[in-house]
RNA sequence: GGGAUCGUAGCUCAUCGGUCGAGCACAGGACUUUUAAUCCUGCGGACAGGGUUCAACUCCCUGCGGUCCCA
Numbered sequence: 001g002g003g004a005u006c007g008u009a010g011c012u013c014a015u016c017g018g019u020c021g022a023g024c025a026c027a028g029g030a031c032u033u034u035u036a037a038u039c040c041u042g043c044g045g046a047c048a049g050g051g052u053u054c055a056a057c058u059c060c061c062u063g064c065g066g067u068c069c070c071a
Stems, first nucleotide, its partner, number of pairs: 001070007010024004018054001026042005047063005
């Protein structure tokens, strides 16, 4: 320098253009002599900008960052 791929919650990951979800973690409560376990509830997110569309995490472009391949 060229190419591929990924970027969604604190972490690991889902999500065929129609209100972004799960597990773990965290907070509160129930239970327990206490802790743990278990149960209930809560918290919290689409890398940035632009475009297409009635509607975009999803499609297109550019940039940024991670990983891999080629040189």